Predicted 3D model of a 72-nucleotide RNA (transfer RNA) from a Candidatus Pacearchaeota archaeon. Rfam family: tRNA. Rfam describes the family as follows. Transfer RNA (tRNA) molecules are approximately 80 nucleotides in length. NCBI's taxonomy places the organism under Archaea, Nanobdellati, Candidatus Pacearchaeota.
[in-house]
RNA sequence: GCGUGGGUAGUAUAGUGGUUAGUAUGUCGCCCUUCCAAGGCGACGGCCCGGGUUCGAGUCCCGGCCCGCGCA
Numbered sequence: 001g002c003g004u005g006g007g008u009a010g011u012a013u014a015g016u017g018g019u020u021a022g023u024a025u026g027u028c029g030c031c032c033u034u035c036c037a038a039g040g041c042g043a044c045g046g047c048c049c050g051g052g053u054u055c056g057a058g059u060c061c062c063g064g065c066c067c068g069c070g071c072a
Base pairs, nucleotide, nucleotide: 001071002070003069004068005067006066007065010025011024012023013022018055026044027043028042029041030040031039048064049063050062051061052060
């Protein structure tokens, strides 16, 4: 350089163009417990960047950046 897969809460990960973007973990609060742990309930926190298509984009298209793999 070319091809290919990926980028979504602090971390890991799901997500048929249309519901408030879900789950686990984490953090915080409450309950429980003599205390801690475990457990229960609740809250917090996210779509890599820019443009396009569309009534509507995390999803489709183009460009860029970063990571992995293959080829040279």
RNAcentral holds the sequence, with entries from ENA.